This is a predicted structure of a 71-nucleotide RNA (transfer RNA) from a Candidatus Pacearchaeota archaeon.
The coordinates come from a structure-prediction model, not an experiment, and the mean pLDDT is 83.
RNAcentral holds the sequence, with entries from ENA.
Its Rfam family is "tRNA". By type it is a transfer RNA. Gene Ontology term of the family: triplet codon-amino acid adaptor activity.
Taxonomically the source falls in Candidatus Pacearchaeota (Archaea, Nanobdellati).
[in-house]
RNA sequence: GCGCUCUUAGUUUAGUGGUAGAACGACUGGUUGCCAAUCAGUAGAUGGGGGUCCGAUUCCCCCAGAGCGCA
Numbered sequence: 001g002c003g004c005u006c007u008u009a010g011u012u013u014a015g016u017g018g019u020a021g022a023a024c025g026a027c028u029g030g031u032u033g034c035c036a037a038u039c040a041g042u043a044g045a046u047g048g049g050g051g052u053c054c055g056a057u058u059c060c061c062c063c064a065g066a067g068c069g070c071a
Stems, first nucleotide, its partner, number of pairs: 001070007010024004018054001026042005047063005
């Protein structure tokens, strides 16, 4: 330099055009003499920009980052 794959919550991830789910973690409350465990609840995310579409996490383009391969 060229090609391919990936980027969703603090972390690991699901989601192939129609309200973004889960686990762990955090926080609040119950329980306990205290802690842990457990139970109930709360908050929290689509890498950035543009396009297509009635509607985009999803499709297209550019940028950034990560990984793999070739040279």